RNAcentral holds the sequence, with entries from ENA. The RNA shown here (Lysine riboswitch aptamer) has 168 nucleotides and comes from Leuconostoc suionicum.

[in-house]
RNA sequence: UUGUGUCAAAGAGGUUGCAACCGAUAUGAGUCGCAUGAUGAAGUCCGCCAGGAUGUUGAAAUCAUGUAAAAGGGAAGGUUGCCGAAAGGAUUAUCUGGCAAGAUAAUUCUUGGGCUAGUGAUUAAUAGUUGCUAGACUGUCGCAAAAUUGCGGUGCGCUUUGAAAAGU
Numbered sequence: 001u002u003g004u005g006u007c008a009a010a011g012a013g014g015u016u017g018c019a020a021c022c023g024a025u026a027u028g029a030g031u032c033g034c035a036u037g038a039u040g041a042a043g044u045c046c047g048c049c050a051g052g053a054u055g056u057u058g059a060a061a062u063c064a065u066g067u068a069a070a071a072g073g074g075a076a077g078g079u080u081g082c083c084g085a086a087a088g089g090a091u092u093a094u095c096u097g098g099c100a101a102g103a104u105a106a107u108u109c110u111u112g113g114g115c116u117a118g119u120g121a122u123u124a125a126u127a128g129u130u131g132c133u134a135g136a137c138u139g140u141c142g143c144a145a146a147a148u149u150g151c152g153g154u155g156c157g158c159u160u161u162g163a164a165a166a167g168u
Stems, first nucleotide, its partner, number of pairs: 001166001006163006014083001017082006025074001033067007043054004047099003086111010112138002115135008139154006
């Protein structure tokens, strides 16, 4: 001096950035269930198999009356930790009688960020979450123009500082 490349530290995007916890409160729902009565006449329930529970001392189902929840998810607001914050997909292993489903861990892939719309899944739900597609907005970098636009890329990125290294 450089800032190609390496390491480290500190930061920015958004007042709906991300996640966790608490949470007034609404929904769930006059639903599940329980009790009584009537009809009914052999199954019903635990995801399926296995294995159990229950039923002719009357199952399921339907109707009537009475009683009557809860969980998960949401939520104004609050606290904390952070900026691959975090989320999702695939594979493998463990947990279980097996399958499915779920949880944890590892590896790997995708996603800069939130919003809107369509569609699939989940759910009681048109809430929420999530996959895919599309749209505009926005952050950042690069190129071109010129004073504010266009095009393209995207987080192991970007900005600032420092160290080492390299060159003179």
Of the family's consensus pairs, 98% are formed in the model. The prediction has a mean pLDDT of 76.